[in-house]
């Protein structure tokens, strides 16, 4: 530094993540030290123990302890001992007087938004006890007290009488100024009250003593009084939070005189007097919050934080008071009050851990009822000494930060094991093992500090050294789809479950759970929870409002902010020097110290700030003076739907009336409703009435916006042009506010033709509270009055200056000439193209979204929501203002590319139209669907599934289904054993296969054995038409034989992407031409291939026969002209001509020519689409069966049948059926074959049996067709289903289930409703022939020839296709999105 996520990309915009940090919790884990820190929550309550005493050198005393004297008993010879009584004598001392301290040190953050802090300042308006320094001074008196004894009250706490006593306790007097106070006088100053000085007078006010010593005398106190130091007290300036849905607030309030009070100033208090003070520069309220130095993050600028440490406030249950004292309104005083606790004898008392342990509680959540006063410090006291949960250590907890091990080297058979594999082998992995070494830390053992100035160590037998000892005691955690390092088996199967964001899991999960690896960090790792950062996502530094979020609907205008030329003065800002301050820690930098680090010490920097002063004046500002370029005024034009009032004109709709005149009008996509014979519409003439002003009429004009259109008067506004007289910065902007402000709507009065919400009818529709149609009320229209909001738009806020051009047009001036429909110049309005620039892109471009400066308003992710509460405003309807909760990952904006569209333009295709034949209607095939069924095996499903896989299910096929069997298997590879066979023929048994017998019968040898085969056995495997076409490969189908799909390399765009491939022509074609920032290429198209049409050459048999001979007969001899084969060439290229076109591609006529613009025809199918078909063709992962989901075998099934539907066959007849007679053909097929000819049968076929592996023989009579005859329009001499008899054929076997034949019955059905296919020329229709499968079996399927039509105006629509354009909230792409209900 960035990154992930809306999209195929770009922008805008949010969420998320990677980094740092903590007073940290919680999982999982822990070897050791060193340094910090450790109730964030209940300022809840608190059991126990400590936490502020000390001074006998103030004092009176003597309860306690020791001494000592004196006395008494006891013990003992005795020293001496013991028990006792009295003296305070002596060391000392509880209680008491009295001094000093307890106001320090220690904890807490409740409260405080305030002079509480913080900075800098001021006190001429104060204090300061201990301390220091000068000066001077202590004289002499007085009365009381407590202990202490007596005495009483009380449960108690405690209190209460009565006698005595000291003092550095108290209190008078006396001295006393440079001390106070008051009256005066004089001098100097300063900052306004002031404020220092020197003098007069006169008044006030002091003390305390002790120790020590023989004594001098020393020490320790005491009092005044200046001074100084330290500490506080008060006041300024300025800086510290959130909301305006908090706009007013305020009677001791604001000032003032006089007073009180206080260390001091002061409404601090109090009389009285005035009415003022603050507030949008935000008062007040209300809610949060101790503030600071610091602390985290950060490039900073800034956020957020204030927890240990250090200043500073504040507070000590809670609320209020004072008191002592220097100092306190007082954390371990005291009163009163209130809530709690405890104690009571019920009268009555007694307490305050937010002091250091510790208890209860809360709570995710935070420690020892420790040791020491040895170090620093603090209090007393002269001292010794006390006292000290301040402090110094220690304990506990990974709460952090730092440091150190957990071993080091060699070691490959790359050992086991364990993961996985394609089984070959890789990983774990020099890792173990093993060999060889060392000992940091821990454990033992032995010396053992500094911290202590002479004594004193809690810590502590610690640190720290030394020995000996043993690889031993010491590694876990997270993570591994992408962000973000690091994969793989397996389980699981939208389940369990992960997930910080996108998001994994629906049977092959690198995302879940285990393993194996493997990555990161490491005694710690992750999660959680908060913060800064990324985030320029609040934007000072550094963002935007045309369309993403965002200009106020316009205007005038306060108050602010800003502000033209010039000159002088001042110095606020502004700059620069110098001073003072910024406590210390803490941050940088350089150095010391603990074995290093972390920590610590020293040294210096910085602390960006305040504040004084000294200076400069350029600029902003203020001031005085000038000026006209800004702006106004004036004077001379001319344009305009500018704006209110008042009058007026005419078309036309509408009612009226009245005439003519008859039966309909009127409306619509098509009706009806409705109006009309009571006489409508139509017409004709006269009236009444209210709206609105065609034509002129324009991206014309006017106005701030809204908005403004007949004509005419009358008042009226502003804007331009010219002139340059006039004033002299009068100026922009404009928060609040004031005004105007379409339509609709309200309120009272009117007017109301005509259109019209609501309404009603009628219609469309599934419905139609719509849209179409007949009516019709408020309204609209007018005079006042509200409303105040629109896509109120140019979605673009006023305003001045600058920045290429070019071309209209409105209102004006000015030059100029050749005097015109002329050219130049210029002012202001409106419009369009365009360059730089800008811009996410679109666009904008002097009317800017460019370049810059003023000044207003607005925005900060989507929804929830312009909702809700509050407040203002409104008759009302509502209008301004305007949140949260919860919830999403997302919404959005231009613009691409592609699919769409019942848009748009062009083009095409048997797509429509022209026509020809059919299909849908009968029977029957044959395919599916449904049903059934023991099984009807399976698979295809629009088109692109349905005579399809199936080019042929009686058994088999065959996968179904029923019974029966077999289990290393029907089939492959291996081992072991036993036979010698396998085979062949036979017997016996079954339903059939198994099953069980009987004959026959191998090969090579070195004789051991081997080849081969067959039984039999063990297992490894075989086997599976089981499952997934959504795991796949191959192959197909489709769009579509549609013209189309692409890349190179330039350009163009930020990019997706465009360009090339568009455009103008042309073509069957992205065919070709011509243009063009594109130039080329490729896969497609077309040629190349094959076939058919001509010809020419070779070659002439099985083929052909002109001529010549010969036959029934190309039968033959002969020829190879022709036909035919069939091999090789030619031939057609828009090559000529002619006309159109752009002088081009080409297109249209024409010659030639067997054939003319692709000659027919096939083969060939571009990038891709359809998770399109196939796992049952094959082949294949994975999953699943293994005495069966495998295998045999009998039999049945796939052939079922109220039913629907596809695709066919034959028909309904006369263009025909039937007879008889007659003519032409390709294209193939044959040896388990095709079979001539002959016989026999009506016939199907038989029987014989020639010939041919074929240009020779056979299949092989082709049928329509042509003649001739009947039939005559009927259910028929039409149809031929169905069914009866009798046969024939193939094959073991025609019952379930085959094909033909004769004969006999003769069904339906007379040309088919909606609807719907197929054909554009040798085509369609019609005929008939052949294959393949195939024992047998075709109305189907592939081919083959014969006769042989009609039609196309032309693209409006129908379906598909193609290039271009447009919309678009679709991108799984319209079978898309997407709303609302209801579950």
């Nucleotide at each position: 530094a960035g990154a992930g996520u809306u999209u195929g990309a770009u922008c805008u915009g949010g969420c998320u993540c990677a980094g740092g940090a903590u007073g940290a919790a919680c999982g999982c884990u822990a070897g050791c030290g060193a340094c910090a820190g450790g109730c964030c929550u209940a300022a809840c309550a608190c059991a126990u123990g400590c936490a502020a005493g000390u001074c006998g050198a103030g004092g009176g005393g003597c309860a306690u302890c020791g001494g000592g004297g004196c006395g008494a008993g006891g013990a003992g010879c005795a020293a001496u001992c013991c028990u006792u009584g009295c003296c305070g004598c002596c060391g000392g001392c509880g209680a008491c007087c009295g001094g000093c301290g307890c106001a320090c040190g220690g904890g807490u953050g409740a409260g405080u938004a305030a002079c509480g802090c913080g900075u800098a300042u001021g006190c001429g308006a104060c204090c300061u006890g201990c301390c220091c320094g000068u000066u001077g001074c202590a004289g002499g008196g007085g009365g009381a007290u407590a202990a202490u004894c007596g005495g009483g009250a009380g449960a108690a706490a405690u209190c209460c009488c009565g006698u005595c006593u000291a003092a550095u306790a108290c209190c008078g007097c006396g001295u006393a100024a440079u001390g106070c106070c008051g009256c005066g006088g004089g001098g100097c100053u300063g900052c306004a009250u002031g404020g220092c000085c020197c003098u007069g007078c006169g008044g006030c006010c002091a003390a305390a003593g002790g120790a020590a010593g023989c004594g001098a005398u020393u020490c320790c106190g005491g009092c005044a009084a200046c001074g100084g130091a330290u500490g506080g007290g008060c006041a300024u300036g300025c800086g510290u939070g959130a909301c305006a849905u908090u706009a007013g607030c305020u009677a001791g309030u604001u000032g003032g005189c006089g007073g009180g009070g206080c260390a001091a100033c002061g409404g601090c208090c109090c009389a009285c007097c005035a009415a003022g003070g603050c507030g949008a520069c935000g008062a007040u309220g209300u809610c949060u919050a101790g503030g600071g130095g610091u602390u985290c993050u950060g490039a900073g600028a800034g956020g957020a934080a204030g927890g240990u440490c250090c200043c500073c406030c504040a507070c000590a249950u809670u609320g209020g008071g004072a008191c002592u004292g220097a100092g306190a309104c007082a954390c371990g005083g005291c009163c009163c009050a209130a809530a709690c606790u405890c104690c009571u004898a019920c009268g009555g008392g007694a307490g305050g851990c937010a002091g250091c342990a510790g208890u209860g509680g809360g709570g995710a959540a935070u420690a020892u009822u420790g040791c020491a006063c040895a170090a620093u410090g603090g209090g007393g006291g002269g001292a010794a000494c006390c006292c000290u949960g301040a402090u110094g250590c220690a304990g506990c907890g990974a709460c952090g930060c730092c440091g150190c091990g957990u071993g080091a080297a060699g070691g490959a058979a790359g050992a086991a094991g364990u993961a996985u594999u394609u089984c070959g082998g890789u990983a774990u992995g020099u890792a173990a093992a093993c060999u060889u070494c060392u000992a940091u830390c821990a454990g033992c053992a032995g010396g053992g500090a500094a911290g202590a100035a002479a004594a004193u160590g809690a810590c502590g037998g610690u640190a720290c050294c030394u020995g000996a000892c043993u690889a031993a005691g010491a590694a876990g955690c997270c993570c591994c789809g992408g962000c973000u390092a690091a994969c793989u088996a397996c389980g699981u199967g939208c389940c369990a479950g992960c997930a910080g964001c996108c998001g994994c899991g629906g049977u092959a999960a690198u995302a879940c759970g285990u393993a194996g690896g493997g990555g990161g960090c490491a005694a710690g790792c992750g999660u959680u929870a908060u913060c800064c950062g990324g985030a320029u996502u609040u934007a000072c530094u550094g963002g935007g409002u045309g369309u993403a979020a965002a200009g106020g609907g316009a205007g005038c205008g306060u108050a602010g902010g800003c502000g033209g030329u010039u000159u002088g003065g001042c110095a606020a800002g502004u700059c620069a020097g110098a001073a003072g301050u910024g406590a210390a820690a803490g941050c940088c930098c350089g150095g010391g110290g603990c074995u290093c680090a972390a920590c610590u010490c020293c040294g210096g920097g910085a602390c960006u700030g305040c504040u004084u002063u000294u200076g400069a004046a350029a600029c902003u500002g203020u001031u005085a003076g000038a000026c006209u370029a800004g702006a106004u005024u004036g004077c001379a034009g001319g344009a305009g739907a500018g704006g209110u009032a008042a009058g007026u004109g005419g078309a036309a709709u509408u009612c009226c009336u009245a005439g003519u005149g008859u039966g309909g009008c009127g409306g619509u996509g098509a009706a009806a409703u409705g109006c009309g014979u009571a006489g409508a519409u139509a017409u004709u003439a006269g009236g009444a009435g209210g709206a609105a002003c065609a034509c002129c009429a324009g991206u014309g004009g006017c106005g701030a916006a809204g908005g403004c259109g007949g004509c005419u008067u009358a008042c009226u506004g502003g804007a331009c042009u010219g002139u340059g007289a006039a004033u002299g910065a009068c100026g922009c902007u404009g928060a609040g506010g004031c005004u105007c402000g379409a339509a609709a709507g309200c309120g009272u009065g009117g007017g109301g033709a005509g259109c019209a919400a609501a309404c009603a009818g009628g219609a469309u529709u599934a419905g139609a509270u719509a849209c179409c149609c007949u009516g019709g009320u408020a309204g609209u229209c007018c005079a006042c009055g509200c409303c105040g909001u629109a896509a109120a738009c140019g979605a673009u806020g006023a305003a001045u200056a600058c920045u290429a051009g070019g071309u209209g047009u409105c209102a004006g001036g000015g030059g100029g000439c050749a005097a015109g429909g002329c050219c130049c110049c210029u002012u202001g309005g409106u419009g369009c193209c365009g360059c730089a620039g800008c811009a996410a892109a679109c666009g904008c471009a002097a009317u800017a979204a460019g370049u810059a400066u003023u000044c207003c308003a607005c925005c900060u992710g989507g929804g929830g929501a312009g909702u809700a509460c509050g407040u203002u405003c409104g008759c009302a309807a509502g209008a301004a203002u305007g949140a949260a909760a919860c919830u999403c990952a997302a919404a959005g904006g231009a613009a691409u590319u592609g699919a769409c569209g019942g848009g748009g333009a062009c083009c095409c295709g048997c797509a429509c139209a022209a026509g020809c034949g059919g299909u849908g209607g009968a029977g029957c095939a044959u395919g599916u669907g449904g049903u059934u069924u023991a099984a009807u095996u399976c698979g295809a499903a629009g088109c692109a599934a349905c005579g399809c896989g199936a080019a042929g299910a009686a058994c088999c096929u065959u996968a179904c289904c029923a019974a029966g069997u077999c289990u290393u298997g029907a089939c492959a590879u291996c081992c072991c054993u036993c036979u010698g066979a396998c085979g062949a023929g036979u017997g016996a048994g079954u339903a059939a296969u198994g099953u069980c017998g009987c004959u026959u019968u191998u090969c090579c040898u070195u004789c051991g054995g081997g080849a081969c085969a067959g039984g039999g056995g063990a297992g490894a495997c075989a086997g599976g038409u089981g499952g997934u076409g959504c795991a796949u490969g191959g192959u197909u189908g489709u769009c579509g034989u549609c013209a189309g799909c692409u890349c190179g390399u330039g350009u163009c765009g930020u990019g997706a992407g465009a360009u090339g491939u568009u455009g103008g022509g042309u073509u069957a074609a992205g065919u070709c031409c011509c243009g063009c920032a594109a130039c080329g290429a490729g896969c497609g198209c077309a040629a190349c291939c094959c076939u058919u049409g001509u010809c020419a050459u070779u070659a002439g048999u099985u083929g052909c026969c002109a001529u010549c001979a010969u036959u029934a007969a190309g039968u033959u001899g002969g020829g190879c002209a022709c036909u035919c084969u069939a091999a090789u060439g030619a031939g057609a290229c828009u090559g000529c001509c002619g006309g159109u076109g752009a002088c081009a591609a080409a297109c249209c006529g024409g010659a030639g020519g067997a054939a003319g613009g692709u000659g027919g025809g096939g083969a060939u199918g571009a990038c891709g689409u359809c998770a399109a078909g196939u796992c049952a063709u094959c082949a294949u992962g994975c999953c699943c069966c293994u005495u069966a989901u495998g295998a045999c075998c009998u039999g049945g099934g796939c052939u079922a049948c109220a039913c629907a539907c596809g695709u066919g066959c034959u028909a309904c007849a006369a263009u025909g059926g039937a007879c008889g007679g007659u003519a032409c053909a390709a294209c193939g097929a044959g040896a388990a074959g095709c079979g001539a000819a002959c016989c026999u049968g009506c016939g199907a076929a038989g029987g014989c049996a020639a010939g041919c592996g074929g240009a020779u023989c056979u299949c092989u009579u082709a049928a329509a067709g042509c003649c001739g005859u009947u039939c005559u329009c009927a259910g028929u001499u039409c149809g031929g289903a169905c069914u009866g008899u009798a046969g024939g054929c193939u094959g073991c076997a025609a019952c379930u289930c085959g094909c033909c034949u004769a004969c006999a019955c003769g069904a339906a059905g007379c040309u088919g409703g909606a609807a719907u296919c197929g054909c554009u020329a040798g085509u369609a229709a019609u005929c008939g022939c052949g294959g393949a499968u195939c024992a047998g079996c075709a109305c189907g399927c592939c081919g083959c020839g014969g006769u042989g039509a009609a039609u196309a105006c032309g693209u409006u629509c129908c379906c598909g296709g193609g290039c271009c354009u447009u919309g678009c909230a679709c991108a799984c792409a319209c079978c898309g999105c997407c709303c609302g209900u209801c579950a």